[in-house]
Notes
Model confidence (mean pLDDT): 88 of 100. Small-subunit ribosomal RNA, central domain from a metagenome, 350 nucleotides, folded computationally. The RNAcentral record of the full RNA draws on SILVA. Rfam family: Bacterial small subunit ribosomal RNA.
Context: one part of a larger RNA
RNA sequence: CUGGGCGUAAAGCGCGUGUAGGCGGCGUCGUGAGUCAUAUGUGAAAGCCCUCGGCUCAACCGAGGAAGUGCAUGUGAUACUGCGAUGCUUGAGUGUUGGAGGGGGUGGCGGAAUUCCCGGUGUAGAGGUGAAAUUCGUAGAUAUCGGGAGGAACACCUGUGGCGAAGGCGGCCACCUGGACAACAACUGACGCUGAGACGCGAAAGCGUGGGUAGCAAACAGGAUUAGAUACCCUGGUAGUCCACGCUGUAAACGAUGAGUGCUAGACGUCACGGGUAUUGACCCCUGUGGUGUCGAAGUUAACACGUUAAGCACUCCGCCUGGGGAGUACGGUCGCAAGAUUAAAACUC
Numbered sequence: 001c002u003g004g005g006c007g008u009a010a011a012g013c014g015c016g017u018g019u020a021g022g023c024g025g026c027g028u029c030g031u032g033a034g035u036c037a038u039a040u041g042u043g044a045a046a047g048c049c050c051u052c053g054g055c056u057c058a059a060c061c062g063a064g065g066a067a068g069u070g071c072a073u074g075u076g077a078u079a080c081u082g083c084g085a086u087g088c089u090u091g092a093g094u095g096u097u098g099g100a101g102g103g104g105g106u107g108g109c110g111g112a113a114u115u116c117c118c119g120g121u122g123u124a125g126a127g128g129u130g131a132a133a134u135u136c137g138u139a140g141a142u143a144u145c146g147g148g149a150g151g152a153a154c155a156c157c158u159g160u161g162g163c164g165a166a167g168g169c170g171g172c173c174a175c176c177u178g179g180a181c182a183a184c185a186a187c188u189g190a191c192g193c194u195g196a197g198a199c200g201c202g203a204a205a206g207c208g209u210g211g212g213u214a215g216c217a218a219a220c221a222g223g224a225u226u227a228g229a230u231a232c233c234c235u236g237g238u239a240g241u242c243c244a245c246g247c248u249g250u251a252a253a254c255g256a257u258g259a260g261u262g263c264u265a266g267a268c269g270u271c272a273c274g275g276g277u278a279u280u281g282a283c284c285c286c287u288g289u290g291g292u293g294u295c296g297a298a299g300u301u302a303a304c305a306c307g308u309u310a311a312g313c314a315c316u317c318c319g320c321c322u323g324g325g326g327a328g329u330a331c332g333g334u335c336g337c338a339a340g341a342u343u344a345a346a347a348c349u350c
Stems, first nucleotide, its partner, number of pairs: 003322004007304002012318001014201004021194003025088007033081002035077008049065006091191001092188003095184004103177007110154001115149007125136002162169002206247006215241002220236004258317006266295011299306002323350003332343004
């Protein structure tokens, strides 16, 4: 170098943008580098293989031959690959029209609820639990009505419904802004796919500085429970949760399923945008494209299951695995304020 794999057995990087590289549509012409054919030269000796011979045989030795996947040069072939030229439109992109959407950012606004404060009514309890107690309350609580403050989250709508690359995104309005989709087929003419490094994004918790703090609530305190109870239950309660800026870079970051393209029965829902038929326009029926689900032919699978949204049949590119423990650890490097992250062994042992 070669093999077999990666939904659940070890194994898909959390996700994207993209450099190098790898791979790449349909024609024509040229070239003849790769490729193929052929010729010549070379490919030391020994060895291996064949034939003959020498030691009584053999091992061993001698002679001759063959082979020598390779290299160089010449000549030839031109299907495929490459290179150069030229053309094409189906891949890719652009344009025009249109509608859908919790996609992202900024600012403003709204109502319900909790808590607190002020005032009114009102009086002895309230709260909490399995039962209690800690706790609150005659300095007037709980309940109820009116007013005010402030923070956080947006009930119903809400849907195996939508959007986003993933993380994720849900009150309403405005502004700024990304992407996808449908119809048309006007334009460009292979401009494509993947992507080592690199760069960016990345829940929660955590960290730094400054603010904010209603509710909730690690830590902590008390009350219970218990043999004990550093818990589960209860009463409190600080970081935190929120905002701005900066860091961290990890998750069962999951579809435990990398990306792209083509091909391979259907049935039934649903979302977006069309066409037809229809009635006059919601609907129904037929049908196209893109998404999202359920069930299933063939096929696949160890089974479970997957099944046009493949785990089927193929190709291209990347990542990763190679018995369990030791260990995602030590050491070293890189990054980080730290916590730690990342890269990543061995001895030993079964």